[in-house]
RNA sequence: AGAGUUUGAUUCUGGCUCAGAACGAACGCUGGCGGCAGGCUUAACACAUGCAAGUCGAUCGCCCACUUCGGUGGGAGCGGCAGACGGGUGAGUAACGCGUGGGAACCUACCUUAUUCUACGGAAUAACACAGAGAAAUUUGUGCUAAUACCGUAUACGCCCUUCGGGGGAAAGAUUUAUCGGAGUAGGAUGGGCCCGCGUUGGAUUAGCUAGUUGGUGGGGUAACGGCUCACCAAGGCGACGAUCUAUAGCUGGUCUGAGAGGACGACCAGCCACACUGGGACUGAGACACGGCCCAGACUCCUACGGGAGGCAGCAGUGGGGAAUAUUGGACAAUGGGCGCAAGCCUGAUCCAGCCAUGCCGCGUGAGUGAUGAAGGCCUUAGGGUUGUAAAGCUCUUUCAACGGUGAAGAUAAUGACGGUACCUGCAAAAGAAGCCCCGGCUAACUCCGUGCCAGCAUCCGCGGUAAUACGGAGGGGGCGAGCGUUGUUCGGAAUUACUGGGCGUAAAGCGUACGUAGGCGGAUUAGUAAGUUAGGGGUGAAAUCCCAGGGCUCAACCCUGGAACUGCCUCUAAUACUGCUAGUCUUGAGUUCGAGAGAGGAGAGUGGAAUUCCGAGUGUAGAGGUGAAAUUCGUAGAUAUUCGGAGGAACACCAGUGGCGAAGGCGGCUCACUGGCUCGAUACUGACGCUGAGGUACGAAAGCGUGGGGAGCGAACAGGAUUAGAUACCCUGGUAGUCCACGCCGUAAACGAUGAAUGCUAGAUGUUGGGCAGCUUGCUGUUCAGUGUCGCAGCUAACGCAUUAAGCAUUCCGCCUGGGGAGUACGGUCGCAAGAUUAAAACUCAAAGGAAUUGACGGGGGCCCGCACAAGCGGUGGAGCAUGUGGUUUAAUUCGAAGCAACGCGCAGAACCUUACCAGCCCUUGACAUACCAAUCGCGGUUAGUGGAGACACUUUCCUUCAGUUCGGCUGGAUUGGAUACAGGUGCUGCAUGGCUGUCGUCAGCUCGUGUCGUGAGAUGUUGGGUUAAGUCCCGCAACGAGCGCAACCCUCAUCCUUAGUUGCCAUCAUUUAGUUGGGCACUCUAGGGAAACUGCCGGUGAUAAGCCGGAGGGAAGGUGGGGAUGACGUCAAGUCCUCAUGGCCCUUAUGGGCUGGGCUACACACGUGCUACAAUGGCGGCGACAGUGGGAAGCAAUAGGGCGACCUGGAGCUAAUCCCCAAAAUCCGUCUCAGUUCGGAUUGUUCUCUGCAACUCGAGAGCAUGAAGUUGGAAUCGCUAGUAAUCGUGGAUCAGCAUGCCACGGUGAAUACGUUCCCGGGCCUUGUACACACCGCCCGUCACACCAUGGGAGUUGGUUUUACCCGAAGACGGUGUGCUAACCGCAAGGAGGCAGCCGUCCACGGUGAGGUCAGCGACUGGGGUGAAGUCGUAACAAGGUAGCCGUAGGGGAACCUGCGGCUGGAUCACCUCCUU
Repeated sequence: AGAGUUUGAUUCUGGCUCAGAACGAACGCUGGCGGCAGGCUUAACACAUGCAAGUCGAUCGCCCACUUCGGUGGGAGCGGCAGACGGGUGAGUAACGCGUGGGAACCUACCUUAUUCUACGGAAUAACACAGAGAAAUUUGUGCUAAUACCGUAUACGCCCUUCGGGGGAAAGAUUUAUCGGAGUAGGAUGGGCCCGCGUUGGAUUAGCUAGUUGGUGGGGUAACGGCUCACCAAGGCGACGAUCUAUAGCUGGUCUGAGAGGACGACCAGCCACACUGGGACUGAGACACGGCCCAGACUCCUACGGGAGGCAGCAGUGGGGAAUAUUGGACAAUGGGCGCAAGCCUGAUCCAGCCAUGCCGCGUGAGUGAUGAAGGCCUUAGGGUUGUAAAGCUCUUUCAACGGUGAAGAUAAUGACGGUACCUGCAAAAGAAGCCCCGGCUAACUCCGUGCCAGCAUCCGCGGUAAUACGGAGGGGGCGAGCGUUGUUCGGAAUUACUGGGCGUAAAGCGUACGUAGGCGGAUUAGUAAGUUAGGGGUGAAAUCCCAGGGCUCAACCCUGGAACUGCCUCUAAUACUGCUAGUCUUGAGUUCGAGAGAGGAGAGUGGAAUUCCGAGUGUAGAGGUGAAAUUCGUAGAUAUUCGGAGGAACACCAGUGGCGAAGGCGGCUCACUGGCUCGAUACUGACGCUGAGGUACGAAAGCGUGGGGAGCGAACAGGAUUAGAUACCCUGGUAGUCCACGCCGUAAACGAUGAAUGCUAGAUGUUGGGCAGCUUGCUGUUCAGUGUCGCAGCUAACGCAUUAAGCAUUCCGCCUGGGGAGUACGGUCGCAAGAUUAAAACUCAAAGGAAUUGACGGGGGCCCGCACAAGCGGUGGAGCAUGUGGUUUAAUUCGAAGCAACGCGCAGAACCUUACCAGCCCUUGACAUACCAAUCGCGGUUAGUGGAGACACUUUCCUUCAGUUCGGCUGGAUUGGAUACAGGUGCUGCAUGGCUGUCGUCAGCUCGUGUCGUGAGAUGUUGGGUUAAGUCCCGCAACGAGCGCAACCCUCAUCCUUAGUUGCCAUCAUUUAGUUGGGCACUCUAGGGAAACUGCCGGUGAUAAGCCGGAGGGAAGGUGGGGAUGACGUCAAGUCCUCAUGGCCCUUAUGGGCUGGGCUACACACGUGCUACAAUGGCGGCGACAGUGGGAAGCAAUAGGGCGACCUGGAGCUAAUCCCCAAAAUCCGUCUCAGUUCGGAUUGUUCUCUGCAACUCGAGAGCAUGAAGUUGGAAUCGCUAGUAAUCGUGGAUCAGCAUGCCACGGUGAAUACGUUCCCGGGCCUUGUACACACCGCCCGUCACACCAUGGGAGUUGGUUUUACCCGAAGACGGUGUGCUAACCGCAAGGAGGCAGCCGUCCACGGUGAGGUCAGCGACUGGGGUGAAGUCGUAACAAGGUAGCCGUAGGGGAACCUGCGGCUGGAUCACCUCCUU
């Protein structure tokens, strides 16, 4: 410090996720030792048992025990001090509770300083005794008694009150010579109470709260101030700087994290607060409204003799319960501290220790050295090896820790040691007792095999898994950490993802529709004062611990100790005065006023005008009109439409008209009048900061809509009808109601948009335009200056697009708003509204994206340009018939398999009767039909005769012929055959989606790329675009490009011309010759096959830009503009085809999925499709005559010729290894006949007789003769081929092949028609545009409905919590009154009094009760929408002009997406026009 994840890729925005650290943790696997820490986060749930606060005989009496009679010890009481500390917990509390800093009206036992006193009396009472009550707890009566218990008097240095005269007020003794006590007062110290400033969590879907409330006066009360309390008076007090209400929460030092600022937390330790079963209350006391005290009420538990009683672990242990989860009913007061005591001492679950727990931090160990046959085993393997791995074993050594023994502390200044025979030290034995966990696709260090086969599973995110998984499970290996390692949870970080440091708002989320204006915030120039902010210095405080630094102590570390620094804060003193503030004064530039001009659809009222539509009346006139893509509904012979005149009524204002004007925005448009707001320019004078912004608030605010009353011509939601359509609740048409218009009143929203808040200042220009001013002159121009309104453009900014003096630049001030997508601008609540609804505005749940801009493609029922037998123009077909052939389907034991739009379907198959053959049935074989290796045997192999069984394979006999090669002469080597065993063979079995190779296709289309440079943040662009041109990215020109490569073209083959070479089997002009180029001869010609030549827009004219080129021509030429044809197929696309040509990974079969054989099947047949053949006839059929080709092929062959047969063919057979012989006859042509018919067309089908091939033609071959003579009379919708030697037509040959072609491949003969042209269909290329597509339109995607699940709203009600208010009840207690009953201290001679107590009354008040509300939560029949799900249903709304541009607001309608009306927006494509800009 970053990384992964949206995309085909990019950039930005933006969320999600990860790597780090931490924890009072828990869980899983594992576990040797020690030190130091920590250990109920949940039920402030309930608690058995034990302990946790006592002590004092130096206050006092009584009793008991012991006694050496000196005394000692003990017990229950009175009394004193302490039980207000220590210990626990965090329920409550949002508060002067806490933190920090101040303050005045207070108290303070024990301690301390000073001073003064400590005198004289009195009356009781517990214990105890006796007598009772009770189960117990406890308690009553009578009697006796003491005190440092209680009371009175005296005294008063201080003290208190005072009307300044005065008045009030204390004590305690003990013990013996020394003290310890007691009282008053004044101080101190310590501790505490009270008050104040500041700070201290969310929610406004909590906005008003408050009656002792706020203040005063006077009583009361308190230690003390105070409405603390009461009476009276006043009506205040708090609150947008957030009162009240509600939710949550103990606060702090600090802890964790972070660079910091911050954020989260508040265990342990320390300070403060609060609480002690729940609620209330007081008593005592210096101190409590009291954890281990009291009283009352309530709930719960226990005891009970039923009458009554007892209790409070949030002390230490411990139990139950809850929970993912948290320990021993231990030891000791030795230390530190506390209480009491003169002290000894007693008490102390405070504390110090020990026990349990890897809960955390820290340290140590589990051995060290050597050791290569790189052992064995494991794993992998390309089979060679690699790796585990110096790792092990082996050899040599050491003993930390643990174990066993020995000595043995400090903690303790005299005594006293729980810890503890502990720490430490030391002896001894043996490598001996001691390693796991997670991970290995990327992030992120670390890879292979096997298993599994979208299963099982994994996963923080992205994502893995559908037969070759580095991602699942196992193994080997590796990486990381290590007595731990992972997971889960939580916090901070990364996250600049709430942005103070440190973000944004044109299009990503985000500027309120607009203005005015309150509070608030901010504010021009200058002078003086002040010193609040600010700055500097000083003082006080900021507890200790913690953090940091430096030292030190435990062997180190963790841990602990000492010192320093720091604690960024608050208070206070002094100083400074630049800036801000405040006070006072001055100024004019901001703002405003005055005067003079100016422009304008600014507003609102009244009046008025013409054009047009519609309607009414009348005239002319006749059959249609209207409407549409085409129609129909509709109107019209009762006279429409059309046309003329007259009239009525309502609404809107053509041209002018303009990115022109005005207005804050919405918005505003005929003309005239009166009223009225704002703005601009010019000028003088005046006021003197009067300003800017603006939370709440107020006003205005299109359209639609609502209310009341008018009005209603046109248009027109709804509605009706007609069309369209699969449907059409739409688009189109005919009608048409609300509405649109007016008046008044509501509503308050829009894509209310510049998607851009207001104000001010600054920062290049150019060019239009609107309204003014000034200057100059040429009087319509130039220059200049204000105020508007546009376009382009520099710097700058921006993610980019773009903005750019009208900023989205540079700055300042103020306001509003945003923080992932969906849920949702929804629910609930509030406010407003007549309603519609508006406004404010969540959560659960769900996803890993949603999104902006730009890029490259692809696509468009977008545009432009161009090409192609693409259309058009033609010729001939297919689709109808019969047949052939292939396919689908069906059938079958099997009908083997593959191919599937073009680019499968006369395709693989250049030829299924057996074979082929892969399929089916049956019968056989198992190292195999075939290969290699080993062993043994044999010497061959093979051919041949005959026979048996069998369907055959095969098996068993049998006759005859033959007896391998080399040789070192060794069964030595090779070869062959047979037998055996094991490795293996074999597979047309699967996967073409694991592959190679080959092929198809776009497409012989003109494209596809690269290097360097340049531009861009980048993907990318440029080049390759543009202007021309071409068949062509062909060439030229231009250009931030310059070059290059693969393609195009050319080079290759062939055809067409010529030359040359050669001349047999070819040819024959000349010379002979023959039936015949037959022979001699010749090589001129033809031909054959080698080599060359030839064509290049070269020439002219026109055109073009002077180019490339195009057009025309001449000339010649065999050929003229790539001369015709072929071969040649760029980068790539289709997971295109092929595992059944071949090769091949993996998987599968192995007496079978291999091999052999016989028979069958691939040839089936209601049917459908493709490709062909033959036809339907006269351009023909039949008969006759008989001329002219060119490829090719031939020895298991082609076969002349002769003979036979009607014929297929048969018999014999010359020649030919082929320019020699043969196939070989070419056919259309020509002549004659037939005369339009199911025919002399057509030939299917069938019968019969034959021929040929073959082992064999039944299933299932081809052919011939005779007979038979079907459909078919030119083929619907639709569709195919072809642009010249082409189509059409005619025959010929070949491959395969025993035989079998209408198919395929090739050959020649005859030989056309048409192309105006590119609007349209299809395909393609280039440019451009839109896009929500990128698996790329066969794309994407919306809503209803149906099903399942999930959370949630409403809901008659119901249950509970909390709270308010009114009333009732009113325990204990306090206060007040009374006090008739009772009464020791004082007074009094006495009676009695003072005082006190009980009782009674009243006030306050807890719990409780009743009624009415508020609020929160649970459940809830039914119901609403939402989300998520597998491949459901219906449509197709959106994305392209998405096929009716889309969207916003509003209203109506409709199964649904949606449709329609009105107004608005461009975030609409295309075309045209206008305006402006650039060149």

Predicted 3D model of a 1479-nucleotide RNA (small-subunit ribosomal RNA) from an uncultured prokaryote.
It matches the Rfam family "Bacterial small subunit ribosomal RNA".